[in-house]
RNA sequence: GCGCUUGUAGCCAAGCGGCUAAGGCAGAGGCCUGCAAAGCUUCCAUCGUCGGUUCGAGUCCGGCCGAGCGCU
Numbered sequence: 001g002c003g004c005u006u007g008u009a010g011c012c013a014a015g016c017g018g019c020u021a022a023g024g025c026a027g028a029g030g031c032c033u034g035c036a037a038a039g040c041u042u043c044c045a046u047c048g049u050c051g052g053u054u055c056g057a058g059u060c061c062g063g064c065c066g067a068g069c070g071c072u
Base pairs, nucleotide, nucleotide: 001071002070003069004068005067006066007065010025011024012023018055027043028042029041030040031039048064049063050062051061052060
């Protein structure tokens, strides 16, 4: 330098055009308890970024940035 893959909450992770974005761990509030633990419950994501396509985009396309792999 070229090619491929990839980027969703603090961490892991579903989602492949129409949903108010699943779930687990962690964290915070509440309930429970004499206090805790356990349990129950509520909360925590403008989906890397900037554009484009579309009636509608996390989901498709492009640039840039980051990560991984390969080639010269």
Model confidence (mean pLDDT): 80 of 100. A computed fold for a 72-nucleotide RNA from a Candidatus Niyogibacteria bacterium, annotated as transfer RNA. The source organism's lineage runs through Bacteria, Bacteria candidate phyla and Candidatus Niyogiibacteriota. It matches the Rfam family "tRNA". Rfam's curators write: Transfer RNA (tRNA) molecules are approximately 80 nucleotides in length. Gene Ontology term of the family: triplet codon-amino acid adaptor activity.